[in-house]
RNA sequence: AAAUCAACCGAAGAGUUUGAUCCUGGCUCAGAACGAACGCUGGCGGCGUGGCUAAGACAUGCAAGUCGUACGAUACGCUGUAGCAAUAUGGCGUAUAGUGGCGAACGGGUGAGUAAUAUAUGGGUAACGUACCCCGGGCACAGGGAUAGCGUCGGGCCCCGCAAGGGGUCCUUUGCGAAAGUGACGGUAAUACCUGAUGACAUCCGCGGAGGGCAUCUUCCGCGGCUCAAAGGGUGGGGACCUUCGGGCCUAUCGGCCUGGGAUCGGCCCAUAUCCUAUCAGCUUGUUGGUGAGGUAACGGCUCACCAAGGCUGCGACGGGUAGCCGGACUGAGAGGUUGGCCGGCCACAUCGGGACUGAGACACUGCCCGGACACCUACGGGUGGCUGCAGUAACGAAUAUUCCGCAAUGGGCGCAAGCCUGACGGAGCGACGCCGCGUGGAGGAAGAAGGCCCUCGGGUUGUAAACUCCUUUUAGGGUGAAGAAACCAGAGCGACCUAAUACGUCGUGAGGUGAUCGAUCCCAGAAAAAGCCACGGCUAACUCUGUGCCAGCAGCCGCGGUAAUACAGAGGUGGCAAGCGUUGUUCGGAAUGACUGGGCUUAAAGCGCAUGUAGGCGGCGUCGCAAGUACCUGGUGAAAUCCCUCGGCUCAACCGAGGAACGGCCCGGUAUACUGCGGUGCUUGAGGCAGGCAGGGGUGCCUGGAACUCUAGGUGGAGCGGUGAAAUGCGUAGAUAUCUAGGGGAACGCCCGUGGCGAAAGCGGGGCACUGGGCCUGUACUGACGCUGAGAUGCGAAAGCGUAGGGAGCAAACGGGAUUAGAUACCCCGGUAGUCUACGCCGUAAACGAUGCGCACUAGGUAUGAGGGACUCUGACGUUUCUCGUGCCGAAGCAAAAGUGGUAAGUGCGCCGCCUGGGGAGUACGGCCGCAAGGCUAAAACUCAAAGGAAUUGACGGGGGCUCACACAAGCGGUGGAGCAUGUGGCUCAAUUCGAGGCAACGCGAAGAACCUUACCCGGGCUUGACAUGCUGGGAUUAGUUCGUCGAAAGACGAAUGACGCGGCUUGCCGUGGAACCAGCACAGGUGCUGCAUGGCUGUCGUCAGCUCGUGUCGUGAGAUGUCGGGUUAAGUCCUCUAACGAGCGAAACCCCUGUCGUUAGUUGCCAGCGCGUCAUGGCGGGCACUUUAACGAGACCGCCGGUGUCAAACCGGAGGAAGGUGGGGAUGACGUCAAGUCCUCAUGGCCUUUAUGCCCGGGGCUGCACACGUGCUACAAUGGGACGGUACAAAGCGAUGCGAAACCGCGAGGUGGAGCAAACCGCAAAAAACGUCCCCCAGUUCAGAUUGCAGGCUGCAACUCGCCUGCAUGAAGUCGGAAUCGCUAGUAAUCGCGUAUCAGCUACGACGCGGUGAAUGUGUUCCUGAGCCUUGUACACACCGCCCGUCAAGUCAUGGAAGCUGGUAGUACCCGAAGUCCGCUCAGCCAACCGAAAGGGGGCGGCGGCCGACGGUAAGACCGGUGACUGGGACUAAGUCGUAACAAGGUAGCCGUAGGGGAACCUGCGGCUGGAUCACCUCCUUU
Repeated sequence: AAAUCAACCGAAGAGUUUGAUCCUGGCUCAGAACGAACGCUGGCGGCGUGGCUAAGACAUGCAAGUCGUACGAUACGCUGUAGCAAUAUGGCGUAUAGUGGCGAACGGGUGAGUAAUAUAUGGGUAACGUACCCCGGGCACAGGGAUAGCGUCGGGCCCCGCAAGGGGUCCUUUGCGAAAGUGACGGUAAUACCUGAUGACAUCCGCGGAGGGCAUCUUCCGCGGCUCAAAGGGUGGGGACCUUCGGGCCUAUCGGCCUGGGAUCGGCCCAUAUCCUAUCAGCUUGUUGGUGAGGUAACGGCUCACCAAGGCUGCGACGGGUAGCCGGACUGAGAGGUUGGCCGGCCACAUCGGGACUGAGACACUGCCCGGACACCUACGGGUGGCUGCAGUAACGAAUAUUCCGCAAUGGGCGCAAGCCUGACGGAGCGACGCCGCGUGGAGGAAGAAGGCCCUCGGGUUGUAAACUCCUUUUAGGGUGAAGAAACCAGAGCGACCUAAUACGUCGUGAGGUGAUCGAUCCCAGAAAAAGCCACGGCUAACUCUGUGCCAGCAGCCGCGGUAAUACAGAGGUGGCAAGCGUUGUUCGGAAUGACUGGGCUUAAAGCGCAUGUAGGCGGCGUCGCAAGUACCUGGUGAAAUCCCUCGGCUCAACCGAGGAACGGCCCGGUAUACUGCGGUGCUUGAGGCAGGCAGGGGUGCCUGGAACUCUAGGUGGAGCGGUGAAAUGCGUAGAUAUCUAGGGGAACGCCCGUGGCGAAAGCGGGGCACUGGGCCUGUACUGACGCUGAGAUGCGAAAGCGUAGGGAGCAAACGGGAUUAGAUACCCCGGUAGUCUACGCCGUAAACGAUGCGCACUAGGUAUGAGGGACUCUGACGUUUCUCGUGCCGAAGCAAAAGUGGUAAGUGCGCCGCCUGGGGAGUACGGCCGCAAGGCUAAAACUCAAAGGAAUUGACGGGGGCUCACACAAGCGGUGGAGCAUGUGGCUCAAUUCGAGGCAACGCGAAGAACCUUACCCGGGCUUGACAUGCUGGGAUUAGUUCGUCGAAAGACGAAUGACGCGGCUUGCCGUGGAACCAGCACAGGUGCUGCAUGGCUGUCGUCAGCUCGUGUCGUGAGAUGUCGGGUUAAGUCCUCUAACGAGCGAAACCCCUGUCGUUAGUUGCCAGCGCGUCAUGGCGGGCACUUUAACGAGACCGCCGGUGUCAAACCGGAGGAAGGUGGGGAUGACGUCAAGUCCUCAUGGCCUUUAUGCCCGGGGCUGCACACGUGCUACAAUGGGACGGUACAAAGCGAUGCGAAACCGCGAGGUGGAGCAAACCGCAAAAAACGUCCCCCAGUUCAGAUUGCAGGCUGCAACUCGCCUGCAUGAAGUCGGAAUCGCUAGUAAUCGCGUAUCAGCUACGACGCGGUGAAUGUGUUCCUGAGCCUUGUACACACCGCCCGUCAAGUCAUGGAAGCUGGUAGUACCCGAAGUCCGCUCAGCCAACCGAAAGGGGGCGGCGGCCGACGGUAAGACCGGUGACUGGGACUAAGUCGUAACAAGGUAGCCGUAGGGGAACCUGCGGCUGGAUCACCUCCUUU
C1' cells in the first nucleotide's frame, strides 16, 4: 500500500422404592453465581468492593457558602495631606458582624412508606411554568420614608437641685434573663423598601378579516380601549466641555427592567404493562355526572353550593399480605426463573405526625411554626437537639472499614477576577470480600542414601524427591529516581479587536508558577524471606496399615460402625484445587418436577354422579366491501453505562478507552388482502321442521289378579315341632308342628328373562286404562348456520338417614336370649324395634364404575344379536345380499410402562369444559355457604418420611385348584410311652463333676473301651530356651551310658564314682579339633486358650427326591420366557409324540462290587462219585478231580419272542421259554443348591490372647457325684412259655504270634495246670442257638421275672476303696402287657435265634459293625395326616406365613386445632377535644414610616376575635391479625411395653364404597352398590377342526 475479515452461538447426566424388571414419582448430587459469613492457612501487586440486622440511639470534628466591583460601619497594617503635636482627613491592602444579592430546592444519604398520587414504554398539553444561560427588540424618568448595623440603659458612694435631672468616682462590665434570648430610646446607608411617570410586537376586552384543528378551541392581520417596569447602580480608564471639585460627561465592562424566541429543567393528562391471595364478591355519597363559583402556573370534585342518581366489578372491583420501580445483574441452549447491592435514570423519605412561609423552584435532610416520643442543659422559672452526609461510638447481630490526606485533578456554589467553600470528588489506610496477574526457584543428580509407611520378609513405596553440582534473581529487602497524571493559573513582551484613545478590556502566542497521592528503569546481596486446604465406599478423580468395637463418631443421598471398617480416629500414600481450600446460607440450572417452547388424567396423582343452559371460547359453502389482527417497507423512539464485535491503552490480564452492532419493545405513515375478523348478500351438506311407520320393564296416576307368607275362627289329629357342624334358647297336652275350610292383611311380582330392551344418569319387570317424554327407520317440494362446548347458575339424583301423617305381612340395624370360644360386645341359632311400604317435604352422597367428559371427522376386517328399510328368487314361508341406528365378542395397523385397547379407541386430528403435580398429616383444622339434624361443598399449614405407588417377572406361601409319588395314611406284624436295670442328656450338686453336639438332622452322639495312663477339669508339689523343632554366640570335657548315696508321694533337686564316639597329628598315650550332647545366653518353642459368624478340609440334612443348568436361535423395552410346556409313559426331565425351538452338560440309568444259574480254566490245606486199602468209627490212606466248593475268566435278561391295548410311537397288560422278567435282590455311587447346619477338641489355617504360664512334669481326686425329668436300649411280666436231658441236628462270616491255644488233669464254677498244633481252606477260638424229641411245671407274683443285697471265690493289672468283669451259694424287688401320645417294617422283609469282629491288660458291650438260622401277616387303595414333584391361580410375602400387618391402651419427644379468659397490634366508623396554620368574616377601642390630607383624620397594614378544616389525644361499639391460656382434641415420630387379629391366600365370616346403629380396640351388623373376589358347575360368547 492493497485485499479480506465483525458483531450470539448451541442442549450430557448420575444415586436412591424391587429378589430382579419396566414405568410413574419425589428426594439427593455433579455446574455457575454472591455486598456474604464461619473453620484452617496465608508471599506480592493491580482493579473493584465492604452495616444486607435496629428508617433503633448517638459523644466529638467536619459535610454550604460566597460576593467589599451592592451598602453603611468597625478594627488592623502600610502610606499620603494639614498641623509642633494631640488630632483631623485621604489612598492602598487585610479582616469582619450586619443590611443587601445569589446559592442554600443541587450535590451527598437511605429504601421506612408506596401495588399506584409510583415506575417503564409510547403519546398529549389547543390546559402549563422555567432563576441562572443563549439570540432578537426596546427601556431605565421623577421622588420618598424607613430599618439593621451602631450608641445608651445596672448598682454603691459623693456633689448640685424642692423635684425632674445633671456631674464625678468605684465595682465581679453591668436594661431584663442562669442561659437561650429579648425590650426601650436615639440616629444611619444601599442594586433593601415605597410612590408617581412613560410604555409596547406584553395581558385582557370589543369589532372586522384570513387560515388551522381533535369538541371545548386556536393562530395571524387591522382598528379601538384597559392594565402593568426598572438600579443608570458598581468597577476600570479618559481627551475636549461643565463643576458645589465629591463629580457630571464619554468609553469599556459587570449588572437592572419590559418583551419575543431558544435551550434546559419541571408540572399535569392519556394508553399499555407491573407480585401473592376469592378461606376478600360485591364496593362507592365528593361517591359518578351537570350548572355556577372559588382556587392553581395549569386541566380537573382540586374545593364549595345546588341539581340528577349515577360510577366500578369475574378481563377480579373492594379488602388483606408483601414490595421502592427501571436500565440492568445472576442463571439458562433458549423460552424462562430469580434478583434490583455497587454504577446510571425516576420516585419516596429525612426523629414521629401536621402545617404553611420564602422563593423561578420546597411544603424544604444539616430553614420556620405546632403537637408527640426520646435525649441533654438548668439557678426549676425555662431552654436546646435531630449523622437514612463523611469519619467515628456503644447497641443489634454470623457479619461489613480510617474520628486519614487533599481541593493538585473532575464537577458544583459565589465572585469581574484573584480566590474562598466543597467528607461531592481525587487519593491513601483497613479486610484474600471478589476478579486478574506474579512468585515460593531452574537444570543435572541412583549407592534408587537415611528416616517414615507397607510387606508374602523376597521386597515395594515416599522418589530425582532430598543430599550434592552448576545456574538464575521476578517479588519482598537496601539504594537510585525518569516520563507522566497539568487540558490549569497569573502574566513581562509581541500581535489583533473595541474605542476619540497608543487607557481599560477581550482574544492569540508565551519566559515563569502550582502535586494530595502514585512512580518506570538501573544497581547491591543471596536460593536466599514465601504452601496450604479439602478429599480418597458409590455417585466422584484418589488405598493401605493401626486403633476403636452399634461405643466413640461420620453422613449431600444411598448409607457406614455390633473384633479383620478402603465409610469413624491417626498414620503413610494418593487425587483435586492452590494464596487459597473447605463448610454454611441463598438464587438459577439439572427439574420436560407447573410442560408457551415442552407433561398428563382405564389401572400410577388426576373426568364434576348426570343433564339443561348464561357469559366466554370455537365454528359449514360462495361472493362483495373494509383493513382490526397478519405480512412487508419508510420514519421516530428504545439515555448513558452493561452484554457482544473490531481496534486501541496499562509489560499480560483483570481494568479502561474509541467506533460499531445490538437493545427481542413501543409509536406515526404507506403498501398487500390469502387467512382470521367486521359489514352486506346468496347457498344447503351441519342443525331444525313436516309426513308415514316401528320397537320398548322410559315416566306419572287410577283400577285389578294369582302364588307364597302371616294372622284370626272352626274341623281332623295327638307329641312333639323347630333349629344346628353338634346343640340349646324358642313353640307345644291351655293341643303346637302337620292337614282341611272360611276370612283378614301387607309387601313383592316366579316361569317368560336373554352379555335382550328403554332411559341423560340415578334407574325401570304381574295385568288393564288414561295422560306423557325420548329414540330409530323411510320419504321430503320447508327454514337457511339457526351449530358445538359450557366457568358460574338451575334441575334430576341408589341406599341409608331426617320431619309430619298413615301403614306394617315378611325381613331386620339396635336390643334380649341360646350356642361357639381362652374371651366372642362377632360369624351360627331363637326372638325382635326403628326401618323397609305410601303421601308430602328435606338430605345430595356411593367402587354414583366402562374407575374411560361432551361433540364432529377420518382410519383393515370377521362374527353374533336387537329395531327398521331396500334388492334377488314368479309369489309366500325360508334363504341370500345390502343400507342405517343400537348392543357384544375376536382381531390388523397404531397406541400403551405393561396389562391391554383397537370404527362403542385407550388410534389419528379439531373444538370446548373439568381435574392432577411425592407419601403421611387430611378430604382434616380454621373461615365461608348449605342443612331440622346427621352432615355436605369449598379447603390449608406446622410437622414428618425416602419413599408412597402402577404393571409385569421369578420364587416362596395359601385353612386355592388339578395331576402324581413316598411304610405318608389306610390294611397288618412287632414295639416305645408303665416296671427293673444299662446307657446318653437336661437339671441339681461339687474344689472339679473338662469340652463339644440341641426339632426332624443333639441325647448307646465325638467315645471302635475314663481304675492310673487316656485327661483336656480340680487340689497339691515341681520346671522355665522348656516334654518337642531350627538357628546363632560363648564355654569347656564337664558329657552319652553305667553304678551308688541323701531328701521326697512322685516329679525332681543335690552329691559321688566310672566313662565312651568321629577326624587330624603323632613320641600309642597324649594333644588339637569337630558333630551330637551338656552349661550359660539370644532368636524362639508351646497352648485341647478365643473366634466354625474370618476359613480350608471333612460331614449331616432336604434326598437316590428328579431335578438343576448352558450354548445358539426365537419372543419380550426389560426382569425374564421358550427349550424344561401340552398329550401319553416311566422308579426317573425314563422314553415317545407334538412343538420356535435345535442341541448339550451336571444329575437318573448304565459302567463297579456282592449275591442268584450255567460254562471254561485250575485242584491244595478243599471234595469223595467210581476203583482200592484201613478203622469200632471218621477222606484216615492210595488214587481221582466227576460232584460240592474255592477264585479267576466268560455266558445269561434285551420287553428279545407271541397275543392284546396304545397315535403306525414310547410304553403297558397277559403269556411262553428260562435259574432269574420287565432297574432280579443288595451295596458303592448323593446334581445346582439350602440350613452363617456341625466341627478351630482329628488335621490344616488368618486374626486375637498367653510366655517363671492359659506352657511342661508328677501324686491324688474328678469326668462314675443324685430329690428329679427325657431319649435310646436290655430283660421281663410268662404256657407259641419255663425247667430238665452232658437226648439228636444244621451255619455263615470272622479272628489268632508279648496271639489263638487242643488233648489230658484239678475245681460245682469262674478258672487253674498243661502245652500238642497253627503266621492257619491244614491248627485253634468253636459249644452255634432257636429247632426237634422225651419228661416236669398248671395260671400262681408262680419251677414267671430276675433287680437288690450278703457271703465265698476267680481273672486282668504297679494298683480294682472311690471305680472293673466273671463264678458259686444265698436273697429274691418292681413287674400280670402299659394313659395321652408315638416308632419300625411290603419278603428272605418284619419278628425271632444264636455266631463273629474292632477298640482292648482287663472291662461297665445290653452299645456299634458284621454273619448266618427259622421265617410271617397285610396292602394293590389315595378321602384324610406328614413330606415331596409338576402345572395352574391369588398375594400387600422376598429374612419369603415362624412372612406381613391394624387399632385402642401405657411411656417419651415434637408441632398443631379448640377453649373461660388475659394481652398486643392494624385499618376504619361515630362522637368529644382541638395546637400550628392557610382561607373566610368581624374589629375606627391596641400598634404602625411611605399614599391622600394644612391638620384632625382617612385608606391600608399589623394585632386581636370568631368560623370551616385540622394533627395529637379521648370515649364507644365492633372488624381483622397475632401472642398467651387451666383444660381438652386428634396428629407425627420413637430396637425389643399391654390387649387382641381387622387386612394381605377363599387371610380362615371374600374384600371394599356410601350410610345408620352398636362395641376396650382393631371392628361387627343392617340397607343399597362395586369386582379392584378365590373355587366349582352351568349358560352365553369367542378361537380352531

A computed fold for a 1585-nucleotide RNA from a Phycisphaerae bacterium, annotated as small-subunit ribosomal RNA. The source organism's lineage runs through Bacteria, Pseudomonadati, Planctomycetota and Phycisphaerae. The prediction has a mean pLDDT of 81.